[in-house]
Context: one part of a larger RNA
RNA sequence: UUGGGUUAAAGCGUUUGUAGGUGGCUUUUCAAGUCUGCCGUCAAAUCCCAGGGCUCAACCCUAGACAGGUGGUGGAAACUACCAAGCUGGAGUACAGUAGGGAUAGAGGGAAUUUUUGGUGGAGCGGUGAAAUGCGUAGAGAUCGGAAAGAACACCAAUGGCGAAAGCACUCUGUUGGGCCGACACUGACACUGAGAUACGAAAGUUAGGGGAGCGAAUGGGAUUAGAUACCCCAGUGGUUCUAGCCAUAAACGAUGGAUACUAGGCAUUGUGCGUAUCGACCCGUGCAGUGCUGUAGCUAAUGCGUUAAGUAUCCCGCCUGGGUAGUACGUUUGCAAGAAUGAAACUC
Numbered sequence: 001u002u003g004g005g006u007u008a009a010a011g012c013g014u015u016u017g018u019a020g021g022u023g024g025c026u027u028u029u030c031a032a033g034u035c036u037g038c039c040g041u042c043a044a045a046u047c048c049c050a051g052g053g054c055u056c057a058a059c060c061c062u063a064g065a066c067a068g069g070u071g072g073u074g075g076a077a078a079c080u081a082c083c084a085a086g087c088u089g090g091a092g093u094a095c096a097g098u099a100g101g102g103a104u105a106g107a108g109g110g111a112a113u114u115u116u117u118g119g120u121g122g123a124g125c126g127g128u129g130a131a132a133u134g135c136g137u138a139g140a141g142a143u144c145g146g147a148a149a150g151a152a153c154a155c156c157a158a159u160g161g162c163g164a165a166a167g168c169a170c171u172c173u174g175u176u177g178g179g180c181c182g183a184c185a186c187u188g189a190c191a192c193u194g195a196g197a198u199a200c201g202a203a204a205g206u207u208a209g210g211g212g213a214g215c216g217a218a219u220g221g222g223a224u225u226a227g228a229u230a231c232c233c234c235a236g237u238g239g240u241u242c243u244a245g246c247c248a249u250a251a252a253c254g255a256u257g258g259a260u261a262c263u264a265g266g267c268a269u270u271g272u273g274c275g276u277a278u279c280g281a282c283c284c285g286u287g288c289a290g291u292g293c294u295g296u297a298g299c300u301a302a303u304g305c306g307u308u309a310a311g312u313a314u315c316c317c318g319c320c321u322g323g324g325u326a327g328u329a330c331g332u333u334u335g336c337a338a339g340a341a342u343g344a345a346a347c348u349c
Base pairs, nucleotide, nucleotide: 003320004319007302011317013200014199016197020193021192022191024087025086026085027084032080033079034076035075036074037073038072039071040070041069042068048064050062051061052060053059090190091187092186093185095182097180098179102176103175104174105173106172107171108170109153113149114148115147116146117145118144119143120142124135125134161168162167205246206245207244208243209242210241214240215239219235220234221233222232257316258315259314260313261312262311265294266293267292268291269290270289271288272287273286274285275284298305299304322349323348324347331342332341333340334339
């Protein structure tokens, strides 16, 4: 020091940041917190305890104390706070490098698909478990040229990279944010967290205006079936796309909040230093920062976690308290709406 939170209830979707809480090392001041001496007070009764009185007991009488609270006054100065002065290890700035699908605006590209146009050609194509709806002699499908459109970017590609998260990948250019490494120049605790607040926030949905190739809720048709409001097939509207707004939710997941310190190794990989080596690139050893696998101690109900902790500790925030009712009702805030946020109880087991 003493309930928990990966999976049993429980980590806000994620940042920035106000109040607040917490906060590195050295010296000084002060005495608010802290410790301590003395004095006053906290009525009596009650409680505890010692003695005594009712024949005992309940009851009554007398005396006393522990543990504390509060005020005054005197003292101590380690720690916290305060005052003053400094320090560089935390943090930051400048310098020299560096990796990246980080963001945003613009320009360009090829493959594929569909449509259209022209040629060749002449009976099927398509689809399925099997079929049919469908398309086709008004010339389809196939094949070869031309044109147009929209959306997405094969290979590289990875156990890989970047970003706070959502997320980010054809190529080039402009603008721009963050990270990491190095050397140590500067500032000198400027730090951590963060109630409210702010910003961003997949998909779906929504408003206005464009666009609409493919896919495809709804819907229609064909099958299957006892039925088939489905799975399968043929079509196909909203949507998916762009611009400007709104919405604010996800199994928004690592189902694991952030920061700092400490605690065995081994293997792989990304970025960047150093040493060794070499003609050079490799290779080998090693430091820092990431990303993974395995695993010791320890932890865990177990699964498992294990220097990227779910170990050992500290600080701050948010959250949980039997199941259902219920993330519902009412109220409030917010939204164009859909809804979202906050969020019960009766009753029942």